A computed fold for a 488-nucleotide part of an RNA from an uncultured Campylobacterota bacterium, annotated as small-subunit ribosomal RNA, 5' domain. The full RNA is in RNAcentral, with records from ENA and SILVA. Model confidence (mean pLDDT): 85 of 100. Rfam family: Bacterial small subunit ribosomal RNA.
Context: one part of a larger RNA
């Protein structure tokens, strides 16, 4: 010098930052991931038109109309968002390889979008069950699921052949669909370099190491398997053991280092502890399923529900870290042809001198140097132009008045009556803190008497203490100043 700090005294304001470093402890409550009726059956309001009653402004009833959504599909829920448990390499950084692989949604070609079935939700009935959720029988639509036609290209071939596709919709202009090929973004895998600490860990290894073959897989490969051969790693530290998310960076420093990885940016990894798999273009998936396992809740005891390391909150640990706040106006993302709808992501507010960086607490005169204080060697001297008094200003503060950009576009602004801006008022709202023995800028007295205390280090106190309290003066920084603590 530095800090995601903390304490203690103080504390007027404004921009911008930041704000559980500990228990990867347990969490009340509310919200954080939906939409889409222009895929589909059902429902079928409100308006409106016509009718029939008539009680003349109300009821039916039909028509059009399309509100609304509990179910089927479709897309997203694998992104955003959190934390650092766990990892010493399955990671991370850097440079490469992939003729060894995927890649929904987007863009470009090209061809194509013919026929035809048969279901189960919804819903009706019946029923079980405290509930949580089922069952059973019927009926039904679709962009839902299956054949069957064709398919240059595709895919397999043993080169003879074999196999493989589609889906519609509306407002008629489109938007979908289905094959292939290309790109485009995004990942998968493999390689080679560097990646902390100990030898008081010296050997380590049987899928081990290599090959055949097989099976897996988007895709190579001991990944897995059988079967052969005995290899394969180590003092250039393997193997054990301890600490730990890497890096871009920060922090210091004259570099070379050291030391750390908050916030912000990129990889990883996790998601009540283990464990696995479905769907899926893509997960072995935070707010998704199954087991198993602590825990809490509910329960008619039979049997059932939960995961805040998401925004806030709340216990509880702690020296110690905040609102159950407003909006989607703006920038992105989900979905939709769009209006639009969702978004604690994200703008913004609020709390905190936590940091940084600005402003202020007022300017000028004003001495026969007033009063008080404090010291005197009693003559003074020091507080000190300080103050009082005169004259000004009004940053700021109060009150009035006006009032934005940010919005691109005819609609729209949480921030916000906010920043600005203009006038009014009247010095008027605003100075503390540590420390004066040397190092170290700054003296004296009066208390105390090795007590009672002080200290960073040297040391000070045992009656004249510039070191300990108190006071006067002073020094030194300022909305702060000291103290602890940790790096350099």
């Nucleotide at each position: 010098a530095g800090u995601g700090a903390a304490c203690g005294c103080c504390g007027g304001c404004g921009g911008c930052g930041u704000g559980c470093u500990u228990a990867a402890c347990a969490c009340a409550u509310g919200c954080a991931a939906g939409u889409c009726g222009a895929a589909c059956g059902a429902u079928g309001a409100a308006a409106c038109u016509g009718g029939u009653g008539c009680u003349u402004g109300c009821a039916c009833c039909a028509g059009c109309g399309g509100a609304u959504u509990a179910g089927u599909g479709g897309c997203g829920c694998a992104c955003g968002g959190g934390u650092g448990a766990g990892u010493a390499a399955u990671g991370g950084a850097u440079a490469g390889g992939u003729u060894a692989c995927c890649u929904g949604c987007c863009u470009c070609a090209u061809a194509g979008u013919c026929u035809g079935g048969g279901a189960c939700a919804a819903c009706a009935g019946u029923u079980g069950g405290a509930a949580a959720c089922g069952a059973c029988u019927g009926c039904u639509a679709a962009u839902a699921c299956c054949g069957g036609a064709u398919a240059u290209u595709c895919c397999c071939u043993a080169c003879g052949g074999g196999g493989g596709a589609a889906a519609g919709a509306u407002u008629u202009a489109u938007c979908g669909c289905u094959a292939u090929g290309a790109g485009a973004u995004g990942g998968g895998c493999c390689u080679a370099u560097c990646u902390c600490c100990u030898a008081u860990c010296a050997g380590c290894u049987u899928g081990u190491u290599g090959g055949u073959a097989a099976g897996g897989u988007a895709a190579u490969g001991g990944c897995u398997u059988a079967c052969c051969a005995a290899g394969g790693c180590u003092a250039u530290g393997a193997c054990g053991g301890g600490u730990a998310g890497c890096u871009g960076g920060u922090c210091u420093u004259a570099g070379a280092g050291g030391a750390c990885g908050a916030u912000c940016a990129g990889c990883c990894a996790c998601a009540c502890u283990g464990g696995a798999a479905c769907u899926g273009a893509g997960a072995c998936a935070c707010g998704g399923u199954c087991c198993a396992g602590a825990c809490u809740c509910c329960u008619a005891c039979g049997g059932g529900a939960g995961g805040c390391a998401g925004c806030a909150g709340u216990g509880g640990g702690g020296a110690a870290u905040a609102u159950u706040g407003c909006a989607c106006a703006a920038u992105g993302g989900g979905g939709g042809a769009a209006a639009c709808c969702c978004u604690g992501a994200u703008g913004c507010a609020g709390c905190a001198a936590c940091g940084c960086c600005g402003c202020g607490u007022g300017g000028a005169g004003g001495a026969u140097g007033a009063c008080g204080c404090a010291u005197u060697u009693c003559g003074g001297u020091g507080u000190g132009u300080a103050a009082a008094c005169u004259c000004c200003u009004u940053u700021u503060a109060u009150c009035a008045a006006g009032g934005a950009a940010g919005a691109a576009a005819u609609u729209u602004g949480a921030c916000g009556g906010u920043a600005c801006u203009u006038g009014a008022u009247g010095a008027a709202u605003a100075a503390g803190c540590a420390c004066c023995g040397g190092c170290u800028a700054a003296c004296u007295c009066c208390g105390u008497g090795c007590c009672a205390g002080c200290a960073g280090c040297c040391g000070c106190g045992g009656u004249a203490a510039u070191a300990c309290g108190g006071a006067g003066g002073g020094u030194g920084c300022a909305a702060g100043c000291g103290u602890u603590a940790c790096u350099c």